[in-house]
RNA sequence: AUAUAUUGUUGGUAAAACAAGCGAAAGCUUGCGGCACAAAGCUAUAGGGCCUGUAAAAUGGCAGCCAGUUGCAAAU
Numbered sequence: 001a002u003a004u005a006u007u008g009u010u011g012g013u014a015a016a017a018c019a020a021g022c023g024a025a026a027g028c029u030u031g032c033g034g035c036a037c038a039a040a041g042c043u044a045u046a047g048g049g050c051c052u053g054u055a056a057a058a059u060g061g062c063a064g065c066c067a068g069u070u071g072c073a074a075a076u
Stems, first nucleotide, its partner, number of pairs: 006074003012037002018031005035064001041069003047066002049062003
C1' cells in the first nucleotide's frame, strides 16, 4: 500500500406518529420525534424492482429494496 472480515470512542444520518406548507396522487420540505443505520454518503436516462396515475402510457416519485460509485477511525 492492497484485500477480507469484525468493531464503532468522538462525531454523523433520522423511520413511524404529530403540526404547518406544497402536490391530482404517490410523495416532498420544515419543525418535533428517536425506529433504526458502518455507508441510512452520492446516483432515479447504467440496470432491475416498487409506488402513484391512466382506456393504455410516466414525462411524476422512492437511494431507509437490490444495484452502481466514492469513503472515516481502530484492531487482526
c-di-GMP-I riboswitch aptamer, 76 nucleotides, folded computationally. Of the family's consensus pairs, 94% are formed in the model. The coordinates come from a structure-prediction model, not an experiment, and the mean pLDDT is 78.